[in-house]
RNA sequence: CGGGGAGUGGCUCAAUGGUAGAGCGUUCGCUUGGGGUGCGAAAGACUCCGAGUUCGAUUCUCGGCUCCCCGA
Numbered sequence: 001c002g003g004g005g006a007g008u009g010g011c012u013c014a015a016u017g018g019u020a021g022a023g024c025g026u027u028c029g030c031u032u033g034g035g036g037u038g039c040g041a042a043a044g045a046c047u048c049c050g051a052g053u054u055c056g057a058u059u060c061u062c063g064g065c066u067c068c069c070c071g072a
Stems, first nucleotide, its partner, number of pairs: 001071007010024004018055001026042005048064005
């Protein structure tokens, strides 16, 4: 320098145009003599940044940033 991929709750990942979900974790409650296990509930991300298309964008287009892989 060129090509490809990724960026979404604390973590790992879904959602591929129509109110952003799951598992683990956290908090609370029930259960226990206590803890663990189990069960139930709650909080927590306006989706890396900006612009565009659209009635509507996590999703499509363009630019930028960071990380990973390949090539030179």

Transfer RNA from an Elusimicrobiota bacterium, 72 nucleotides, folded computationally. The sequence is in RNAcentral, with records from ENA. Its Rfam family is "tRNA". From the family's description: Transfer RNA (tRNA) molecules are approximately 80 nucleotides in length.